A computed fold for a 79-nucleotide RNA from a Deltaproteobacteria bacterium, annotated as c-di-GMP-I riboswitch aptamer. Of the family's consensus pairs, 95% are formed in the model. The sequence was found by an Rfam model in a public genome assembly. The organism belongs to Myxococcia, within Bacteria.
[in-house]
RNA sequence: ACUCCGAAAGGGCAAAGCCAGAGCAAUCUGGUGACGCAAAACCACGGAUCCUGAGAUUCAGGAUGGCCGGGUUGCCGAA
Numbered sequence: 001a002c003u004c005c006g007a008a009a010g011g012g013c014a015a016a017g018c019c020a021g022a023g024c025a026a027u028c029u030g031g032u033g034a035c036g037c038a039a040a041a042c043c044a045c046g047g048a049u050c051c052u053g054a055g056a057u058u059c060a061g062g063a064u065g066g067c068c069g070g071g072u073u074g075c076c077g078a079a
Base pairs, nucleotide, nucleotide: 012037013036017032018031019030020029021028022027035066041072042071043070045069046068047067048064049063050062051061052060053059054058
């Protein structure tokens, strides 16, 4: 000097509920609010769930990344 592990502190995100708005809906956006999160950052690729429509047990379109898997990237740090 570098790497790994790693407590505390700092920084980050923000569930439910409530208010306003968008959408047929699932749901989303903003505000408020913190249940939680080291990937609760990004990507609808596989699955799952949900919504809408139809010629209906399938097909088409859509929603959820804070449902699981996968891919890409990735904070700080004492002994």